[in-house]
Context: one part of a larger RNA
RNA sequence: CCCAGGUCAGGGAACUCGGCAAAUUAGCCCCGUACCUUCGGUAGAAGGGGUGCCUGGGCCUUUGGGCGAAAGCCUGGGGGCCUAGGUCGCAGUGACAAGGGGGAGGCGACUGUUUAAUAAAAACAUAGGUCCCCGCAAGCCCGUAAGGGUGUGUACGGGGGCUGAAUCCUGGCCACUGGCGGUCCGUGAAACCCGGGUACAACCGGGCGAAGCGCCGCCGAAGGCCGGGAGUAACUCUGACUCUCUUAAGGUAGCCAAAUGCCUUGUCGGGUAAGUUCCGACGUGCAUGAAUGGAUCAACGACCUCCCCACUGUCCCGACCUGGGGCCCG
Numbered sequence: 001c002c003c004a005g006g007u008c009a010g011g012g013a014a015c016u017c018g019g020c021a022a023a024u025u026a027g028c029c030c031c032g033u034a035c036c037u038u039c040g041g042u043a044g045a046a047g048g049g050g051u052g053c054c055u056g057g058g059c060c061u062u063u064g065g066g067c068g069a070a071a072g073c074c075u076g077g078g079g080g081c082c083u084a085g086g087u088c089g090c091a092g093u094g095a096c097a098a099g100g101g102g103g104a105g106g107c108g109a110c111u112g113u114u115u116a117a118u119a120a121a122a123a124c125a126u127a128g129g130u131c132c133c134c135g136c137a138a139g140c141c142c143g144u145a146a147g148g149g150u151g152u153g154u155a156c157g158g159g160g161g162c163u164g165a166a167u168c169c170u171g172g173c174c175a176c177u178g179g180c181g182g183u184c185c186g187u188g189a190a191a192c193c194c195g196g197g198u199a200c201a202a203c204c205g206g207g208c209g210a211a212g213c214g215c216c217g218c219c220g221a222a223g224g225c226c227g228g229g230a231g232u233a234a235c236u237c238u239g240a241c242u243c244u245c246u247u248a249a250g251g252u253a254g255c256c257a258a259a260u261g262c263c264u265u266g267u268c269g270g271g272u273a274a275g276u277u278c279c280g281a282c283g284u285g286c287a288u289g290a291a292u293g294g295a296u297c298a299a300c301g302a303c304c305u306c307c308c309c310a311c312u313g314u315c316c317c318g319a320c321c322u323g324g325g326g327c328c329c330g
Stems, first nucleotide, its partner, number of pairs: 001325008010316002014314001019311001027051005036041001038165001052087016088092001100309007107301002112124002128163007139150004167295003171226003176223002178219005185214003192207005227245005254288001255285001266282005
C1' cells in the first nucleotide's frame, strides 16, 4: 500500500454526478395515527410506552389421580392473561435474528415479463376499449400438392390491427394515400368474329370486351393533415369586432419552458444566506393536443427527480485495532 472487518473527540452530507457506502431503525404487546382516496386503502403511517429475574394475589384454559351411581368433593401437572411488591446491570427482543422515516413531482394503473454473460426500465404483457375479416368445404396460417393447424371449435366463436385499469372525454378535414361500394360512359390483353394479306402461314386493320384504372360515392379508434397578412375600444396596452389572401379543413376540450420550449439559467412566486436542478403559476406552444389517445389519478414500483427529520469516518482529517495479502530476510 491492497483486501475483509472493528472503534472514534467535536462537527454532521460541508463528501459526491448522486447520502454511493456505512450508520440509524428493527421482534412482540399496548396507546396512538394525518393528507388523500376508486372507501378497499393509505397504515407497521407518523409518534410514544412496555419488555429480565424473584415473590405474592386474582382470573381463564387444558390434562391426570382418589372417592362416588351421578352431581360433585379432595389432590396433582401444563399453558395463558392481569395485578402488586422486590431485585441486579450502562444496557432485559441483553447473543442470533430483526423496517430508517416523512413531504412532493414525473412515468407506468396494478401482480407479472425482458436483453442466459454490461441495460429490469418509463420497454413488453395485462384486464378494459375499439376497428376489420369470417355462416364453416368459412376466415386466417403451414404446404408445389396431397394434406395439416385453428378445431373435441361455430359469431357470448375464431383470426388480425391499434389502444392500454377505473373516472371525465375523444373536436374539424375524404383534397392526397388506402379500404369498401357503385357504374350509363371512357380506357382496357389474349382468345373469338369480320376484312386485308399469304398457293398455306406469319403479319396488319376493325369489332367484341373481363378484372383493373378513369368516373361517382361512403369510410378516421384507416395512413394521415389540422394557415397567413392588415386595421380596430374615450391614457396606454390588449383586441371581443372588421377587412383581406388562402385551404380538404385551418388545432376544439384539455395540457405545458413538460421525458415535448430553440432562444433559455424565459418571467413571477416558493424553498436556500446563496438553487442551470426542484415545486406552483404564466403562455410569447422553434416544434403540445385528443385510442401514433388527451386529461386526471387512490393504490403499487430494487424506476427517475427535488426537499426535510433521524443517522452516521461520505467529509473536515485523520487515528488506532484484528485477520489475509503485498514488502524485507531466509
Molecule: large-subunit ribosomal RNA, domain IV
Organism: Candidatus Methanomethylicaceae archaeon